The RNA shown here (transfer RNA) has 72 nucleotides and comes from a Candidatus Woesearchaeota archaeon. The coordinates come from a structure-prediction model, not an experiment, and the mean pLDDT is 82.

């Protein structure tokens, strides 16, 4: 320098263009002599950035910027 893949919670991942979940991890209550398991319940997101398309974007288009992978 060209292709192409992927970015969403502290971590690992989901989400037909119509309320952003789960799973582990934290918080507080339960149970236990205490912890740990187990229960219940809470918190925690500017969905990498900037623009377009649509009533309506994590999902779609376009430009940029990490990351892998391929190619010259």
């Nucleotide at each position: 320098c060209c292709c192409a893949g992927c970015a969403u919670a502290g971590c690992u991942c989901a989400a037909u263009g119509g309320u952003a979940g789960a799973g582990c991890g934290g918080g507080u209550g339960g149970c236990u002599g205490u912890a740990g398991a187990c229960c219940a319940u809470c918190a925690g997101g500017u969905u990498c950035c900037c623009g377009g398309u649509u009533c309506g974007a994590g999902u779609c288009c376009g430009g940029g910027u990490g990351c892998u992978g391929g190619g010259a």
It matches the Rfam family "tRNA". The family's RNA type in Rfam is transfer RNA.